A computed fold for an 87-nucleotide RNA from a Candidatus Nanoarchaeia archaeon, annotated as transfer RNA. The sequence was found in a public genome assembly. Rfam family: tRNA. Gene Ontology term of the family: triplet codon-amino acid adaptor activity. It is annotated as a transfer RNA.

[in-house]
RNA sequence: GCUCCCUUGGCGCAGCGGUAGCGCGCUUCCUUGGUAUACGCAAGCGCAAAGAGGAAGAGGUCCCGAGUUCAAAUCUCGGAGGGAGCU
Numbered sequence: 001g002c003u004c005c006c007u008u009g010g011c012g013c014a015g016c017g018g019u020a021g022c023g024c025g026c027u028u029c030c031u032u033g034g035u036a037u038a039c040g041c042a043a044g045c046g047c048a049a050a051g052a053g054g055a056a057g058a059g060g061u062c063c064c065g066a067g068u069u070c071a072a073a074u075c076u077c078g079g080a081g082g083g084a085g086c087u
């Protein structure tokens, strides 16, 4: 220098023209934990948290810019970052 691939919530990834989604994580609530433990007290009553399961919810300039289109995360062009190959 040339070619190819990747870039989408905090993380890992789907989605390849027509509502942006899944898992983990996060928040709230419920159950369990618990005929309650720690702890507290008027002394037999009150009662966390971690951990486990479930429900609901929040969270995105779809790497950036431009173009095509009624409509772009998706197609085209340019740029940025990362990876692989060739010379």
Base pairs, nucleotide, nucleotide: 001086002085003084004083005082006081007080010024011023012022013021018070026057027056028055029054030053031052032051039046040045041044063079064078065077066076067075